Predicted 3D model of RNase P RNA and transfer RNA as a complex of 403 nucleotides.

RNA sequence: CGAGCUAGGCAGUCGCGGAGACAACGAAAGGAGUCUUCGAGGAAAGUCCGGACACCACAGGGCACGGCGGUGGGUAACACCCACCCGGGGAAACCCGCGGGAAAGUGCAACAGAGAGCAGACCGCCGAUGGCGCGGCCACACGUGAGUCGCGCACAGGCAAGGGUGAAACGGUGCGGUAAGAGCGCACCGGCGCCGCGGUGACGUUGGCGCGCAUGGCAAACCCCGCCCGGUGCAAGGCCAAGCAGGAUCGUCGACCCAGCCCGGCGAGGUCCAGGUGGGCCGCACAGAUGGAUGGCUGCCCAAGACAGAAUCCGGCUUACAGGCUCGCU
RNA sequence: GCCGGAGUAGCUCAGCUGGUAGAGCAGCUGAUUUGUAAUCAGCUGGUCGGGGGUUCGAUUCCCUUCUCCGGCU
Numbered sequence: 001c002g003a004g005c006u007a008g009g010c011a012g013u014c015g016c017g018g019a020g021a022c023a024a025c026g027a028a029a030g031g032a033g034u035c036u037u038c039g040a041g042g043a044a045a046g047u048c049c050g051g052a053c054a055c056c057a058c059a060g061g062g063c064a065c066g067g068c069g070g071u072g073g074g075u076a077a078c079a080c081c082c083a084c085c086c087g088g089g090g091a092a093a094c095c096c097g098c099g100g101g102a103a104a105g106u107g108c109a110a111c112a113g114a115g116a117g118c119a120g121a122c123c124g125c126c127g128a129u130g131g132c133g134c135g136g137c138c139a140c141a142c143g144u145g146a147g148u149c150g151c152g153c154a155c156a157g158g159c160a161a162g163g164g165u166g167a168a169a170c171g172g173u174g175c176g177g178u179a180a181g182a183g184c185g186c187a188c189c190g191g192c193g194c195c196g197c198g199g200u201g202a203c204g205u206u207g208g209c210g211c212g213c214a215u216g217g218c219a220a221a222c223c224c225c226g227c228c229c230g231g232u233g234c235a236a237g238g239c240c241a242a243g244c245a246g247g248a249u250c251g252u253c254g255a256c257c258c259a260g261c262c263c264g265g266c267g268a269g270g271u272c273c274a275g276g277u278g279g280g281c282c283g284c285a286c287a288g289a290u291g292g293a294u295g296g297c298u299g300c301c302c303a304a305g306a307c308a309g310a311a312u313c314c315g316g317c318u319u320a321c322a323g324g325c326u327c328g329c330u
Numbered sequence: 331g332c333c334g335g336a337g338u339a340g341c342u343c344a345g346c347u348g349g350u351a352g353a354g355c356a357g358c359u360g361a362u363u364u365g366u367a368a369u370c371a372g373c374u375g376g377u378c379g380g381g382g383g384u385u386c387g388a389u390u391c392c393c394u395u396c397u398c399c400g401g402c403u
Base pairs, nucleotide, nucleotide: 001328002327003326004325005324006323008301009300010299011298012297013296014295016039017038018037019036020035021034022033025030041307045318046317048316049315050314051313052312053233054232055231056230060263061262062261063260066228067227068226069225070084071083072082073081074080085099086097087096088095089094100224101223105222106221107218108217122163123162124159125158126157129156130155131153132152133151134150135149136148137147138145139144140143171189172188173187174186175185176184190213191211192210193209194208195207196205197204198203237282238281239280240279246273247272248271249270250269257265258264302305331402332401333400334399335398336397337396340355341354342353343352349386357373358372359371360370361369379395380394381393382392383391
């Protein structure tokens, strides 16, 4: 550093809930009581994903909204898991990554700074070339210049190397080159494209060829590409019982429903006010109710016991968590 | 149990397509008044519920967590 396991133990005793058997008593319905057996978690939590199941329509089509996003597998399915690739961190074991597209388009970048996207010149460097000034040579009409050479100015202009700003300034180092410079040229490093080779693939490449470099960042901004996706959640829903009082309005000229829109479908009720009831069973589980169980006490031992408790059921994720044990690696 | 919504100054709320957060009331100081209130001028006051991520930069976008509120028999 990584992975896995455990979640005080044993004994006694008194309780709580479910199931089964026996059973005093009772006409029956029922049932005191006795015995046996089972009785929270790795997260039962958050309700963040994915399903099962149920109803809405036999769950249909398109668009929108939404979700996902390296590759290959696993799975009923997933945003999960495994392995690998790429990028980042670390001395290493190893860890982290919502990890498609920025050469389709739109947009954003405060402040600072000369310039912020096919950019720019503040300081600076230069001033080869042109201009201006001075001087020498030369020419003659003797104070002028059409020529030539040198020096100066930094006016036109050239440059982007250096300084400086910034999160980010249009490859890096060196040599050459130049007036000064610059991929302007070259060498090395980096980058891009094609081919070859390896790999199922993402991708890699010390191979070959080409290109002086074109294409900076943000998509957890709009968007584009690919894939997925009907809605509602057990307070779903089904059955039984009890009870009541009707009214308004919309609707067979198609309402309501199929929870955004359109298509398509169904086919008689929908909405609101008033009134009544607010009980039982199933759904519902190899823990399991519908006031909802899983606890208390005593003794011994030790390293002295954390986070926390089911409510339709599974697979994940995330979050909380004292102590202990095992294995592997640096 | 299931499904939604909101946390910003002492209180009530803005700030929505990222660029260093504002208003009203409250508080404090001064003016006005004999004094108080009202009024006028000025000032103070913010972990944007907590943590992490994306980004140069997060109140804003994403994830996680805490607290509060509402609906459904």

Overview:
Rfam match: Bacterial RNase P class A. From the family's description: Ribonuclease P (RNase P) is a ubiquitous endoribonuclease, found in archaea, bacteria and eukarya as well as chloroplasts and mitochondria.